[in-house]
RNA sequence: UGAGUUGGUCGGGCAAUCGCGGUUGUUUAACAAUCGAGGAAAGUCCGGGCUCCAUAGGGCAAAGUGCCGGAUAACAUCCGGGGGGCGUGAGCCUACGGCCAGUGCAACAGAAAGGAUACCGCCUCUCACCUAACGUUAGGCGAGGGGUAAGGGUGAAAUGGUGCGGUAAGAGCGCACCGCGCUUUUGGUAACAAAAGCGGUCAGGUAAACCCCACUUGGAGCAAGACCAAAUAGGAAAGCAAUGAUGUUGCCCGCAUCGCUUUCGGGUAGGUUGCUUGAGGCUGUCAGCAAUGACAGUCCCAGAUGAAUGAUUGCCGCGCGAUAGCGAACAGAACCCGGCUUACAGACCAACUCAACUG
RNA sequence: GCGCUUGUAGCUCAGCAGGAUAGAGCAGCCGCCUCCUAAGCGGCAGGUCGCAGGUUCAAAUCCUGCCAAGCGCA
Repeated sequence: UGAGUUGGUCGGGCAAUCGCGGUUGUUUAACAAUCGAGGAAAGUCCGGGCUCCAUAGGGCAAAGUGCCGGAUAACAUCCGGGGGGCGUGAGCCUACGGCCAGUGCAACAGAAAGGAUACCGCCUCUCACCUAACGUUAGGCGAGGGGUAAGGGUGAAAUGGUGCGGUAAGAGCGCACCGCGCUUUUGGUAACAAAAGCGGUCAGGUAAACCCCACUUGGAGCAAGACCAAAUAGGAAAGCAAUGAUGUUGCCCGCAUCGCUUUCGGGUAGGUUGCUUGAGGCUGUCAGCAAUGACAGUCCCAGAUGAAUGAUUGCCGCGCGAUAGCGAACAGAACCCGGCUUACAGACCAACUCAACUG
Repeated sequence: GCGCUUGUAGCUCAGCAGGAUAGAGCAGCCGCCUCCUAAGCGGCAGGUCGCAGGUUCAAAUCCUGCCAAGCGCA
């Protein structure tokens, strides 16, 4: 200097004038003070707080998670570690429990796709023919019998890999190393790692295939609920009914209650509350590798309800430009909080890695 | 706020229990037949299977995220 990796920050501020909404000030208005959209407010993918439903009790089904240890109110989130894969590296990804519990699937090709195999081959024996040397050998070709899975072919994948020996030719057949299985020791909370020994080695792939194993799980949702006021028709019909029906996913048991279900028709859909003081923010100290926790101090920071936070002027800040000037993305709370995912113009900071050059 | 379905050729739809060239009808083009058309018969072309990623030897099909359209309850 260039290229990259990881983490973080900003994405507007100040003043004046006018216009909105909340709170407080005796308070109906006026007036004054003060506060007033996000890093994702979005998607509604997860988890809860909170509210209601006697059964939230048990079992089955169903759904979710899946290496180990922690954090948290909890989670499919986050932190730290292990295994595997990618990358020169900093780093990144991981849907990483189990295939001897069982059942499936693997087209085409190939002899054969799981206790599944002989197409081309290699070796050997018998018979027949030919050639050479010569009386029994060697070579070639054909038919039949036996042995074989090293070499070749097919395929994504073919009963461990490489090398040496051995054999009629071969084969873990034997040996060495590696892989695999088992045992012991050491380190670690653990996942796991290392070392030593034994065994020729006890049989592939796939579970985002069905499934098995371990753990977790009542349901509905602020349009949940509570209160007040007002109005109407404590209406009509049909069905089930104690051996029954109903009880906030389905089925069964238990428990509780005595009515329940469907269709038609009528009234009101107004106000208050829930509604913002919180698993809250900021600063400091301590503990911890960290996520985070404890203690101390300090602050109050939107609560609208057909939907408020806007407009004008000037200056400052950011980026481009010599100046004049130009530009600023994704995008608006609706009970709240912790995450995940997606969208984003432009700019800045820090640490680390690699390459080239110079001193 | 809650639940469910769909996306494949110009159009309407199959294929969704993973297999290697992805189909049918209508429309389009060409040929035959006919005096000429229609009908009929035969042939041809037309496809990033909504988008992106993942699992697998292999994905329209299985899984995840995103986009769009529609239905039901409240």